The part of an RNA shown here (small-subunit ribosomal RNA, central domain) has 346 nucleotides and comes from Fulvivirga sp.
Context: one part of a larger RNA
């Protein structure tokens, strides 16, 4: 390379759009470039392969054949593909109507609850823990009350829930604003899938600059514990957690499962729609789970939300260590990212 593979044994890119490129619906005419066919030409000899024959055999020589699977022209054939014209709707979209949600964005605004500040009540402890200390506390703490500020986060409701491409969204409300779904089948007439480069988004944590800092707490400093204890446990605390701009571009970024379409037994709850409807069964579509038929799997399982049939495209994997290292390049403001070897080694 070919084959085989990627939940868990190496393997699915973090996610999305979207260039190139690859594949792509029914019906119908043209064309013959792909494809099939027949003919002519040419594919040097040797060589390799049948098959004869020559050296006593073979190796090695000789001869005839066949192969040289290609290459050009030239004649046909029109399923499929390709190109070009016309038409079709069921694939993909719009258009009306309807409903739905922690979708995003930005502003207002509410109530517990911490903490601190003040004034009051009041008196000797509080606090912490397995037991203590450390640390506050008569300079009068802890409680209890009132009052005021300030900062962050929304109990119940909150679910096997919901929305989003992922990352993720949750107190109430208002503005802006995307959205997938359901019905109607009115337009459009494959526009359609995947996507290498690219480009955008991307949890925490890290960095710039300005603000802000209530609790919470890397670092640090006590104080326990221990044979030590750079840890667990306690007291305290700065970064940082929060805000606005701007980088970073990483996750056990997970379902460890890429994305689209088709097809293949049920059973059961449950979300938001349609249809029906007195009640009750019930039907439908699009989503969330749970148990299973076939069938798959090494096996745990998976099973219409596939890890069963199958088709296209894309990304990735080939025995462990060295190594996500080194070196070069490329982005970064740095922290580092991405790209990635090899010697040797079992």
């Nucleotide at each position: 390379u070919u084959g085989g593979g990627u939940u868990u044994a190496a393997a699915g890119g973090g996610u999305g759009c979207g260039u190139a490129g690859g594949c792509g619906g029914c019906c119908u005419u043209a064309u013959a470039a792909g494809u099939c066919a027949g003919u002519g030409g040419u594919g040097a000899a040797a060589u390799c392969c049948u098959u004869c024959g020559g050296c006593u055999c073979a190796a090695c020589c000789g001869a005839a054949g066949a192969a040289c699977u290609g290459c050009c022209a030239u004649u046909g054939a029109u399923a499929c593909u390709g190109u070009a014209g016309g038409g079709c709707u069921u694939g993909a979209g719009u258009a009306c109507a309807g409903a739905c949600g922690a979708g995003g964005u930005a502003g207002g605004c509410g109530g517990a609850a911490u903490u601190u500040a003040u004034g009051g009540u009041g008196u000797a402890g509080c606090g912490g823990u397995g037991a203590a200390a450390u640390g506050c506390a008569u300079a009068g703490a802890u409680a209890c009350c009132a009052u005021a500020a300030a900062g962050a986060a929304c109990a119940c409701c909150u679910a096997u829930u919901g929305c989003g491409a992922a990352g993720g969204c949750a107190g109430c409300u208002u503005a802006c604003u995307a959205g997938a779904c359901u019905g109607u089948a009115a337009c459009u007439g494959a526009c359609g899938c995947u996507g290498a480069g690219g480009c955008a988004c991307g949890a925490a944590a890290g960095c710039g600059u300005g603000g802000g800092g209530a609790g919470c707490g890397a670092a640090c400093a006590g104080g326990a514990u221990u044979a030590g204890a750079u840890a667990c446990c306690c007291u305290g605390g700065u970064a940082g957690u929060c805000c606005a701009c701007g980088c970073c571009g990483u996750a056990a970024a997970c379902g460890a499962u890429g994305a689209u379409u088709a097809c293949u037994c049920g059973a059961u709850g449950u979300g938001u729609g349609c249809g029906a409807u007195a009640c009750a069964c019930u039907g439908u579509a699009c989503g969330c789970g749970u148990c299973c038929a076939a069938g798959c799997g090494a096996a745990a399982g998976c099973g219409u939300u596939a890890a069963g049939u199958a088709a296209u495209c894309c990304a990735c994997c080939u025995g462990g260590g060295g190594a996500g290292u080194a070196c070069g390049c490329u982005c970064g403001c740095a922290a580092g990212a991405g790209u990635g070897a090899a010697a040797c080694u079992c």